[in-house]
Context: one part of a larger RNA
RNA sequence: GCCAGGGAGUGCUUUUUUGUGGCGAGAGUAAGAGUGUUAAGCUCGUACUCGUGGCGAAAGCGAUAUGCCCGCAGCUUCGGCGAGGGGCAGAGUACUAAUCUGCUUGGAGUCACAAGGUAGCGACCCGAAACCAGUCGAGCUAUACGUGGGCAAGGUGAAGUGAGGGUAAAACCUCGUGGAGGCCUGCAGGGGUUCUAGGCGCAUCUGUUCCUCUGACUUGCGUAUAGGGGUGAAAAGCCAAUCGAGACUGGUGAUAGCUGGUUCCCAUCGAAUUCGGCCUUAGUCGAGCCUCGGGCGAGAUUGUGUUCAUUGUAGAGAUACGGAUUGAGAAUUCAGGACUCGCAAGGGUUCGGUUCUUUGUCCAACUCCGAAUGUGAACACUUCGUAGACCUCGGGAGACGGGAUACCCCGGCGUAAAGUUGGUAUCCGAGAGGGGAACAACCCAGACGAGAGUUAAGGCCCCAAAAUGUUGGUUCAGUGUGAAAGGGUGAAGGUCGUUCGUAACCGAAUACAGCGGGGAGGUUGGCUUAGAAGCAGCCAUCCUUCAAAAAGUGCGUAACAGCUUACCCGUCUAGGUUACGAGUACCUAAAAUGGACGGGGCUUACACCAACUGCCGAUACUCUCGGCGAGUCGAAAAUUCGUGAUAGAUGGGCGUGCCGCUUGGGCAGAAAAGAAUUCGUGAGAAUUCUUGGACCGCGCGGCAAUGAGAAUCCUGGU
Numbered sequence: 001g002c003c004a005g006g007g008a009g010u011g012c013u014u015u016u017u018u019g020u021g022g023c024g025a026g027a028g029u030a031a032g033a034g035u036g037u038u039a040a041g042c043u044c045g046u047a048c049u050c051g052u053g054g055c056g057a058a059a060g061c062g063a064u065a066u067g068c069c070c071g072c073a074g075c076u077u078c079g080g081c082g083a084g085g086g087g088c089a090g091a092g093u094a095c096u097a098a099u100c101u102g103c104u105u106g107g108a109g110u111c112a113c114a115a116g117g118u119a120g121c122g123a124c125c126c127g128a129a130a131c132c133a134g135u136c137g138a139g140c141u142a143u144a145c146g147u148g149g150g151c152a153a154g155g156u157g158a159a160g161u162g163a164g165g166g167u168a169a170a171a172c173c174u175c176g177u178g179g180a181g182g183c184c185u186g187c188a189g190g191g192g193u194u195c196u197a198g199g200c201g202c203a204u205c206u207g208u209u210c211c212u213c214u215g216a217c218u219u220g221c222g223u224a225u226a227g228g229g230g231u232g233a234a235a236a237g238c239c240a241a242u243c244g245a246g247a248c249u250g251g252u253g254a255u256a257g258c259u260g261g262u263u264c265c266c267a268u269c270g271a272a273u274u275c276g277g278c279c280u281u282a283g284u285c286g287a288g289c290c291u292c293g294g295g296c297g298a299g300a301u302u303g304u305g306u307u308c309a310u311u312g313u314a315g316a317g318a319u320a321c322g323g324a325u326u327g328a329g330a331a332u333u334c335a336g337g338a339c340u341c342g343c344a345a346g347g348g349u350u351c352g353g354u355u356c357u358u359u360g361u362c363c364a365a366c367u368c369c370g371a372a373u374g375u376g377a378a379c380a381c382u383u384c385g386u387a388g389a390c391c392u393c394g395g396g397a398g399a400c401g402g403g404a405u406a407c408c409c410c411g412g413c414g415u416a417a418a419g420u421u422g423g424u425a426u427c428c429g430a431g432a433g434g435g436g437a438a439c440a441a442c443c444c445a446g447a448c449g450a451g452a453g454u455u456a457a458g459g460c461c462c463c464a465a466a467a468u469g470u471u472g473g474u475u476c477a478g479u480g481u482g483a484a485a486g487g488g489u490g491a492a493g494g495u496c497g498u499u500c501g502u503a504a505c506c507g508a509a510u511a512c513a514g515c516g517g518g519g520a521g522g523u524u525g526g527c528u529u530a531g532a533a534g535c536a537g538c539c540a541u542c543c544u545u546c547a548a549a550a551a552g553u554g555c556g557u558a559a560c561a562g563c564u565u566a567c568c569c570g571u572c573u574a575g576g577u578u579a580c581g582a583g584u585a586c587c588u589a590a591a592a593u594g595g596a597c598g599g600g601g602c603u604u605a606c607a608c609c610a611a612c613u614g615c616c617g618a619u620a621c622u623c624u625c626g627g628c629g630a631g632u633c634g635a636a637a638a639u640u641c642g643u644g645a646u647a648g649a650u651g652g653g654c655g656u657g658c659c660g661c662u663u664g665g666g667c668a669g670a671a672a673a674g675a676a677u678u679c680g681u682g683a684g685a686a687u688u689c690u691u692g693g694a695c696c697g698c699g700c701g702g703c704a705a706u707g708a709g710a711a712u713c714c715u716g717g718u
Base pairs, nucleotide, nucleotide: 001718002717003716004715005714006713011121012120013119015117016116017115018114019113020112021111022110023109026050027049028048032044033043034042035041054061055060064089067088068087069086070085074081075080090105091104092103093102094101124261125260127258131251132250133249134248135247136246142225143224144223145222146221147220148219149218150217151215153185154184155183156181160177161176162175163174164173165172189212190211191210195207197206198205227243229239230238231237264653265652266651267650268649269648274287275286276285277284278283289398290396291395292394293393294392295391299384300383303381304380305379306378307377308376309375310374315369316367317366322363323362324361327358328357329356330355331354332353334352336351337350338349339348340347341346402428403427404426405425406424409423410422411421412420413419433444434443435442448626449625450624451623452622453621454620458616459615460614461600462599463598467613469612470611471610472609473608474607480602481601493587494586495585497584498583499582500581501580502579503578504577505576506575514571515570516569517568518567520544521543522542525539526538527537550565554563555562627643628642629641630640631639632638654707656704657703658702659701660700661699663697664696665695672691673690674689675688676687677686678685679684
């Protein structure tokens, strides 16, 4: 891991609601007693509980058994009456001097059983780390005490001391002797530093290397210290593989707002992740949202239109206010600065201030203005409703982590984000199917079952269903073959790529390009300069001949020369030049294994633009048949609408064990197992055959230790 078996909303009490039943202004007994084959039961038992009266803090006081009106069902002589219901009026009581006002008031409860919730208990099941009490531990280990044991061999050579030397005597020196030491090397012993070779083994091993080895050494036996305590050359180490508080047993099913799990079927409806409170943000309570049931009795209407109101957003505006703000002009002597004239008084210019004119721009916290949308009311339409809507009362929830998109929805923050925080709508959540290569929320479309057909989005060369479809253009870049978000993609800027358009100019008086020829004279213009001759630089830039030719466009020379251009002629022949705009393409264009239009592949296309005609394509739509739910309905038939679904509410069923009643089967073969067939929407049921070898059911009820795939579930097997 797999298989089998086990495995989780239970019981008592409290309280509330619903259903059924008994009795009913009452209902019920409890303990207990009597009786009984001391069994079921029957008969007592009225203490007590709930109800029958409220108001008031209390003292205390203490209410309609119906006066009036409306009115559903129903009845009706069609006038009306009218149970229940509603509204007045009246009454009780508290406060008060008195009103007002609050609460109550024309009688329905109670007991049993069953079911849904609630509270207390272990309270659906498993799960802590912990806390407290008692007990057991120092045969491991820590320290201490008592009493014993052990330490090969070798080296070094302290004190003391002998002899000799030495001294006045010592000191001192030399050679011996001697044998000290938490001394040295190194067995046994003790330790466990390094390496990581082995390793048949759950838990510190073997090997290698290393430290120590007369000491603060090591070791046997005995003894002592105990859990907030010991012991500790101190590491929070050790106290029996357990230590930042041992183990075991008990309190104990501790508690867990946390994680995991929670077992059969079908049918009807179907959420919320918001607001408010909370030491509250992993939770919970109230409201909103879902569901089920009851009551009432006539309107409801989120959609459309019209009319009338409302608003201050988008936009816009600026002598319409507040604030910001560009340039220009004029006037003024107006606080002031600088410069200036003057002895001074005073004057001039300029900058500045103020006012006016004009011009150019802005604002979430500006508005003289001002939409669309929205909102409110009325009236129509639509849709729903006496087959009971709207509204209202009550039982049960779940939920209170949300998310995406709207190619530029409408806002705030942020460089941005699958960011964050708001509003509106839709979707996912809780939604299958088709498309988008794949892909919760993008496009199409809301799945009861079976069959057939038609379409949607999207597609039609092959993979792969359907056009190698038609017409006219564009592209040569494999551009492209990509609806978009994420994945990704491509920008500003540029191009004598190419297509189309517009405008201007030139052109048979011959344009544009090419080719042939000319391209002169005054003059080497003047100046400058070593030189300056069209061509270093400065100034000027005239005149003549001509078809035309610059006091010179570029190259060149030291300066000339030389080549060339403008300009003109000839030849040639029909369009040419420039600017702007549109389409398309190209450059700009860099990433790590070889790689992505989904792939193959595609070039007057299988690309792009415009148009057209077909076809394919879904659980959509249509048709046929059938199931279920709801309405009409006495039933059936018929008909209309519905039938995706998580949390969840509600309804109806299937199966297991045992019990009661009834009725059956079985050795001429029960249960069970294996296989097959049939029936049922399903849980499941029945039949047949084989195995098996002794019990087992149908029907109507009752009671439950009643349904397994998950819980790092438990036990066993493998």
Molecule: large-subunit ribosomal RNA, domain II
Organism: Candidatus Woesearchaeota archaeon